[in-house]
Molecule: Glycine riboswitch aptamer
Organism: Virgifigura deserti
């Protein structure tokens, strides 16, 4: 110097499952009232709380089989829980690819 592999950036890509009920001295818009303008109503949109039904691929937690020769004891997952988290798009997203950077075992 190369190197399996391991990280950071950055780009393609990238599932699932509710546009779901109900409430609020919440916040915006329009409606209809009014000469008018605000309050009250009404619809819509958006937060937030709370129901119910779902969903697995952020994280997190199990381990029957399997691996650590056996027991015990440990250990991965896209498998299981579904605590978080999510249920139009958006964003986020396990995980593949590509480019750049950084580390770096045998050899």
């Nucleotide at each position: 110097g190369c190197g399996a592999c391991c990280c950071c950036u950055g780009u393609g890509g990238g599932a699932g499952a509710g546009a779901u009920c109900g409430g609020c001295c919440g916040g915006g818009a329009c409606a209809g009232a009014u000469c008018g303008u605000c309050c009250a109503u009404g619809u819509c949109c958006c937060g937030c709380c709370g129901g119910c039904g779902c969903c697995g691929a952020a994280g997190g937690a199990g381990c029957a089989a399997c691996c650590g020769c056996c027991c015990c004891c440990g250990g991965a997952a896209a498998c299981u829980c579904u605590c978080a988290g999510g249920c139009a798009a958006a964003a986020g997203g396990a995980c593949c690819g590509c480019a750049g950077g950084g580390g770096g075992a045998a050899g």